[in-house]
Context: one part of a larger RNA
RNA sequence: GAUGAACGCUGGCGGCGUGCCUAACACAUGCAAGUCGAACAGAGUCGUUUUGGAAAAUCCUUCGGGAUUGGAAUUCUCGACUUAGUGGCGGACGGGUGAGUAACGCGUGAGCAAUCUGCCUUUAAGAGGGGGAUAACAGUCGGAAACGGCUGCUAAUACCGCAUAAAGCAUCGAAACCGCAUGAUUUUGAUGCCAAAGGAGCAAUCCGCUUUUAGAUGAGCUCGCGUCUGAUUAGCUGGUUGGCGGGGUAACGGCCCACCAAGGCGACGAUCAGUAGCCGGACUGAGAGGUUGAACGGCCACAUUGGGACUGAGACACGGCCCAGACUCCUACGGGAGGCAGCAGUGGGGAAUAUUGCGCAAUGGGGGAAACCCUGACGCAGCAACGCCGCGUGAUUGAAGAAGGCCUUCGGGUUGUAAAGAUCUUUAAUCAGGGACGAAACAAAUGACGGUACCUGAAGAAUAAGCUCCGGCUAACUACGUGCCAGCAGCCGCGGUAAUACGUAGGGAGCAAGCGUUAUCC
Numbered sequence: 001g002a003u004g005a006a007c008g009c010u011g012g013c014g015g016c017g018u019g020c021c022u023a024a025c026a027c028a029u030g031c032a033a034g035u036c037g038a039a040c041a042g043a044g045u046c047g048u049u050u051u052g053g054a055a056a057a058u059c060c061u062u063c064g065g066g067a068u069u070g071g072a073a074u075u076c077u078c079g080a081c082u083u084a085g086u087g088g089c090g091g092a093c094g095g096g097u098g099a100g101u102a103a104c105g106c107g108u109g110a111g112c113a114a115u116c117u118g119c120c121u122u123u124a125a126g127a128g129g130g131g132g133a134u135a136a137c138a139g140u141c142g143g144a145a146a147c148g149g150c151u152g153c154u155a156a157u158a159c160c161g162c163a164u165a166a167a168g169c170a171u172c173g174a175a176a177c178c179g180c181a182u183g184a185u186u187u188u189g190a191u192g193c194c195a196a197a198g199g200a201g202c203a204a205u206c207c208g209c210u211u212u213u214a215g216a217u218g219a220g221c222u223c224g225c226g227u228c229u230g231a232u233u234a235g236c237u238g239g240u241u242g243g244c245g246g247g248g249u250a251a252c253g254g255c256c257c258a259c260c261a262a263g264g265c266g267a268c269g270a271u272c273a274g275u276a277g278c279c280g281g282a283c284u285g286a287g288a289g290g291u292u293g294a295a296c297g298g299c300c301a302c303a304u305u306g307g308g309a310c311u312g313a314g315a316c317a318c319g320g321c322c323c324a325g326a327c328u329c330c331u332a333c334g335g336g337a338g339g340c341a342g343c344a345g346u347g348g349g350g351a352a353u354a355u356u357g358c359g360c361a362a363u364g365g366g367g368g369a370a371a372c373c374c375u376g377a378c379g380c381a382g383c384a385a386c387g388c389c390g391c392g393u394g395a396u397u398g399a400a401g402a403a404g405g406c407c408u409u410c411g412g413g414u415u416g417u418a419a420a421g422a423u424c425u426u427u428a429a430u431c432a433g434g435g436a437c438g439a440a441a442c443a444a445a446u447g448a449c450g451g452u453a454c455c456u457g458a459a460g461a462a463u464a465a466g467c468u469c470c471g472g473c474u475a476a477c478u479a480c481g482u483g484c485c486a487g488c489a490g491c492c493g494c495g496g497u498a499a500u501a502c503g504u505a506g507g508g509a510g511c512a513a514g515c516g517u518u519a520u521c522c
Stems, first nucleotide, its partner, number of pairs: 001521003005518005012391006018384002020349001025347003029344003034089003039086002042083006056069005096302003105227008115219002120215002124211003128162001130160002137152006168193009178183001198207003228274003235265003240262004245257003277299004281292004304325005327338004355381001357380003363377001364375004394424004404415004428463001430458005438449001466511005471492003477506005487494002
């Protein structure tokens, strides 16, 4: 000098930040991921415009009928709202934590001639014609519940064949060109293979669907170099190292498998053990360096413990599924339910760390054609001197150098212009009035914060100073008490009768809404 600090004494205001470093301990309660009715069949409520329309009434009539009114019940249609279910997209982002990991985990620089990529942008084409189900629902049965069985009905942008098929993919060829290269690229021939879905609107058109080109973004993989301590760890290794052939993957690869060979790593520290998320950065230092990795940003890993896959463009998935373990809860004892290292909050641990707050107004994200819905991301407010910064606690004048205190050589000195008194000022706090920016997307509307910031006015010095130290280092001294006691102490050291070192008082010094102490780092 510094800190995510703690403790003691003290404490006026504001701005901006920061706030479980310990038990990756256990968690009551609420919320944190939904959305689309313009994909779909239904269901419910409401409405009445339209269509059909009975009885009835009026008018006209060429007696066939026509027109108008009317509009119950029922049916169809339409509109609005709601929505359990099927279906689509999103729940792989955002948010948390640092347990594990000494590793291609991270950093940096290369590479993939070995790769994928939903939504988005872009290129070129296409969407023909069929089929069978199923949830919801109804009925019924079982169960305490969670939930489940059977029978029957139904729709789709759900599912399945068929047709069409290249600029796509596969196999076999040809040519050109390039490369260090297993080969890549371009052009081209043959054969084979693979597609689709509709919705809204009067319509134009819009939103979707299928295949495809290029891109963007994101991801996967490989390699060089760097990345803590211990040799009181010296040998380690059997899919081990390599080959051949296969399997698998988006893709290379012992990734996996069969066979073959016997290799591979290691004092340039293998293996083992300990510790640890890494970095941009942060602290310190003249620098070199040392220490560190809170907050903010990038990457990684994890989600009660261990294992596994499913779905999907993407997961081996925090608020998904299955199995096993521990724990907790419900139970009719047959069986079920759960996972705060999301935001608040509780218990526990600890020296120690906050509200079960407001709002989607802004920014951003998901869904939707949109309106809009969701969003404990985020924006705000609350608590805490935890940190940094700013401001205030008054200014001028005032000698009878008052009183009181302390010291005294008893003359006086000092506290001390300090106070009182006088003259002013009103920042901040208080009260009253006004009152935003943040709001942008045609216009209009839209503010949680917030009647906040800010502005104006009012009154009155009024409401606001402590802490540590005073032997030397080190700025600051006397008196009394105590008497190697009580005590102090960072080091040297003080204290045994005049202690500037203990305790108190007066005085002084230094910092100041803080001041000291402790811990840690330089």